[in-house]
RNA sequence: GGGCCGUUAGCUCAGUCAGGCUAGAGCAAGGGACUCUUAAUCCCUGAGUCGUAGGUUCAAAUCCCACACGGCUCA
Numbered sequence: 001g002g003g004c005c006g007u008u009a010g011c012u013c014a015g016u017c018a019g020g021c022u023a024g025a026g027c028a029a030g031g032g033a034c035u036c037u038u039a040a041u042c043c044c045u046g047a048g049u050c051g052u053a054g055g056u057u058c059a060a061a062u063c064c065c066a067c068a069c070g071g072c073u074c075a
Base pairs, nucleotide, nucleotide: 001074002073003072004071005070006069007068010027011026012025013024020058029045030044031043032042033041051067052066054064055063
């Protein structure tokens, strides 16, 4: 230098192929119930400009271009 994959909540990941519900799950965090207390269990809550910036579209996490970072691979 070429090719491919990945980047979404504090962490681990779905969702992308085939655009359209108010962006989700588990764990973690905060509050509450229960308990003499803790743990366990149950209920509730917050947390995201979907890596960055453009483009297409009525509408983009999703399609297109460029770039950044990480990984694999070829030379």